[in-house]
């Protein structure tokens, strides 16, 4: 210098001006109540709309709603079954399917990245087409005629028969070819009629022990086994761990209004209580449909497993301690528009570098709140590391 | 906001324990008819919404994503 990997951060800034929303303060107007009066004004308390001042006002994903919790209601949800989720080991956490560290596997020269990574010797099942054979497999081409039977020829013999050789049948084999995604370890030597873990050596695999490690697991360790135990569990399943259901339109209170009407079903071995089923528990008439009414207000509603800084412990996720900060709470739903300058980017002229034009750029908008994951994303900054080339 | 469902031929839909995806209507060609319709015979047409994964092999199993559709409050 080039190429690349990992982690963290930002998501234009300032000023002016016009608006939106929430909170607080005070102001006038108006309404209600109390007090007061002959009746009022003044006074006190509360509400409503209006305008004034001050202060706050979207995100790293607010998203998808995919997991896990808080909170609320249903028995402060209990037992069994069914069902679902997860799955190497250890730790973190309120919890998790998340995170951290480690192991194993895959990949890359490397920094690194990726992995639904329990069990296929519990059982059941699947494998189209091709192929001889697809699961305690099989013989198409091929290799071999050692044993057996038959036949031709030659030799010996009187003949039966025997020997040699050739061919066929019956057989032997699984080394090689071929099919397939997948064909029952690999290489070499011996062995054989030809062959084959048939035997041996090495490698691979499995089991047991030893050693190291909390463990997963590892080992140029020791012994045993000729190899049994091919693949699929994101097929059923088995093993282990976890899980009750619903969701802020949860739920609580106030106010208003209506025809507390009709039909159907089941009725106490019953119905309902948002349960998948049964038991249990609670209530006693309930459910569904038609018809009717209100669709207003308050709380829940934002101070929390919260953020920041520093310290301590830990490899780390994280935990603890001290100090400090308070940062939207709307309800058809606010958080915006315009102008100027700076900064940055793009294009053109030009190349001293300035001028002109465009433009603020992407993904995207809180809706009860947190912890994660995933997906979308213009441009830029910082830190650590790897490879290649060149120079010293 | 919360909960649930569906994407397969031009349209409406089938397709189960994974093995070359079908039906009806529509379209096209031929026959029939003087001609059209109906009828008969035949033909073509599919990224199975998209991407990735598991598997030898995915419409089917798993994950992510896009589009569309439906339901919801309170009172008697």
């Nucleotide at each position: 210098a080039g190429a690349g990997c990992c982690g963290g951060c930002c998501a234009g800034g300032c000023a002016g001006u016009c608006g939106c929303u929430c909170g607080c303060a005070g102001g006038g107007u108006u309404c209600u109540g109390c007090a007061g009066u002959a009746a009022a004004a003044c006074g006190c308390a509360g509400g409503a709309a209006c305008g004034u001042g001050c202060g706050g006002g979207a995100g790293g994903a607010a998203a998808g709603u995919c997991c896990g919790g808080g909170c609320u209601c249903c028995a402060g949800a209990g037992g069994a079954c069914a069902g679902g989720a997860c799955g190497c080991c250890a730790g973190g956490u309120a919890a998790c399917g998340c995170c951290u560290g480690g192991g194993g596997g895959a990949u890359g020269c490397g920094a690194g990245u990726c992995c639904a990574c329990g069990g296929a010797a519990a059982g059941u099942g699947c494998a189209a087409c091709a192929g001889a054979g697809a699961g305690c497999a099989g013989a198409c081409c091929g290799c071999c005629c050692a044993a057996g039977u038959c036949g031709a020829c030659g030799g010996u013999g009187a003949a039966a028969a025997c020997c040699g050789c050739c061919g066929a049948c019956c057989g032997g084999c699984a080394a090689g070819g071929g099919u397939g995604a997948a064909a029952c370890g690999g290489u070499g030597c011996g062995g054989u009629a030809a062959g084959a873990g048939c035997g041996c050596a090495c490698c691979g695999c499995g089991c047991a022990c030893a050693u190291g490690g909390c463990a997963a697991c590892a080992u140029c360790g020791u012994g045993c086994g000729g190899c049994a135990u091919g693949g699929c569990a994101a097929a059923c399943c088995c093993c282990g761990u976890c899980c009750g259901g619903a969701g802020c339109a949860a739920g609580a209170c106030c106010a208003a209004a209506u025809a507390g009407g009709g039909a159907u079903u089941c009725c106490a071995u019953g119905a309902c209580g948002u349960g998948g089923u049964c038991c249990g528990c609670g209530u006693c008439g309930a459910a569904u449909c038609c018809g009717g009414g209100u669709a207003g207000g308050u709380c829940g509603c934002u101070g929390g497993a919260a953020g920041g800084u520093g310290g301590u412990g830990g490899u780390g996720a994280c935990a603890c301690c001290a100090c400090u900060u308070c940062a939207a709470g709307a309800g058809g739903a606010a958080u915006g528009g315009c102008u100027g300058c700076c900064u940055c980017c793009u294009g053109g002229c030009c190349c001293g570098u300035g001028c002109c034009a465009g433009a603020a750029g992407a993904c995207a908008g809180a809706a009860c709140c947190c912890g994660g994951c995933u997906u979308a994303u213009c441009g830029g900054c910082c830190g650590g590391c790897u490879c290649u080339u060149c120079g010293c | 906001g919360c909960c649930g469902g569906a994407g397969u031929a031009g349209c409406u839909c089938a397709g189960u324990c994974g093995g070359u995806a079908g039906a009806g209507c529509a379209a096209c060609u031929g026959a029939u008819u003087c001609g059209u319709a109906a009828u008969c015979a035949g033909u073509a047409g599919g990224u199975c919404g998209g991407a990735g994964g598991u598997u030898c092999g995915a419409u089917u199993c798993c994950u992510c994503u896009c589009u569309c559709c439906g339901g919801c409050a309170c009172c008697a």
About this RNA:
Two RNAs folded together computationally: RNase P RNA and transfer RNA, 468 nucleotides in total. Its mean pLDDT, the model's own confidence on a scale to 100, is 79. It holds a member of the Rfam family "Bacterial RNase P class A". Rfam describes the family as follows. Ribonuclease P (RNase P) is a ubiquitous endoribonuclease, found in archaea, bacteria and eukarya as well as chloroplasts and mitochondria. Rfam classes the family as a ribozyme.